[in-house]
RNA sequence: CGACCCUGCGCGGGAGAGUCCUCGAGGUCCUGUCACCUGCGAGGCGCCGAAGGGGCAACAUCCCCGGAACCUCUCAGGCGCCCGGACUGCGCAGGCGAG
Numbered sequence: 001c002g003a004c005c006c007u008g009c010g011c012g013g014g015a016g017a018g019u020c021c022u023c024g025a026g027g028u029c030c031u032g033u034c035a036c037c038u039g040c041g042a043g044g045c046g047c048c049g050a051a052g053g054g055g056c057a058a059c060a061u062c063c064c065c066g067g068a069a070c071c072u073c074u075c076a077g078g079c080g081c082c083c084g085g086a087c088u089g090c091g092c093a094g095g096c097g098a099g
Stems, first nucleotide, its partner, number of pairs: 001099001005095009018045001020044005025038004029032001046079003052075001053073003059066001
């Protein structure tokens, strides 16, 4: 001097799944034999996987423990837009230190 790799920040990209039901609250006028409406609240059912979290193959180990993912579960989260978002491109800063 410094590759790969790691961390943080900035900018950009970034998927999926509810026109469901009940109750409540609020609103509207056309005042109703279940009137209609709502980015509203609670619950139910259905659904999604890419915050987070859980599970495991090889491997390792006397055993236990350990042990990856975009796989899997769906606890959490989510199911208009925004936001968020695993992951990712570029830039900056820092760490490590092969060479």
Description
RNAcentral holds the sequence, with entries from Rfam and Ribocentre. A computed fold for a 99-nucleotide RNA from Intrasporangium chromatireducens, annotated as Glycine riboswitch aptamer. Lineage of the source: Bacteria > Bacillati > Actinomycetes > Intrasporangiaceae > Intrasporangium. The same sequence occurs in records of 2 taxa. Its mean pLDDT, the model's own confidence on a scale to 100, is 80.